Predicted 3D model of a 74-nucleotide RNA (transfer RNA) from Desulfovibrio sp.
Its Rfam family is "tRNA". About the family: Transfer RNA (tRNA) molecules are approximately 80 nucleotides in length.
Taxonomically the source falls in Desulfovibrio (Bacteria, Pseudomonadati, Thermodesulfobacteriota, Desulfovibrionaceae).
The sequence was found in a public genome assembly.
[in-house]
RNA sequence: CGGAGCGUGGCGCAGUUUGGCAGCGCACCUGCUUUGGGAGCAGGGGGUCGCCCGUUCAAAUCGGGCCGCUCCGA
Numbered sequence: 001c002g003g004a005g006c007g008u009g010g011c012g013c014a015g016u017u018u019g020g021c022a023g024c025g026c027a028c029c030u031g032c033u034u035u036g037g038g039a040g041c042a043g044g045g046g047g048u049c050g051c052c053c054g055u056u057c058a059a060a061u062c063g064g065g066c067c068g069c070u071c072c073g074a
Stems, first nucleotide, its partner, number of pairs: 001073007010026004020057001028044005050066005
């Protein structure tokens, strides 16, 4: 320098194909249960999707640019 993949709650990921309320597991908080802890049960909070611009009635999803990480090539 060129190419490919990835970037979504604290962590790990799904959702992109076919644009239409942003979800799952673990973790966290509260309550019940327990002598206590753990486990179990019930409930709850937290992200506007790496950043900017564009298309659209509507964008995590489509288009353009940029940033970061990983890999391949030179």
Its mean pLDDT, the model's own confidence on a scale to 100, is 81.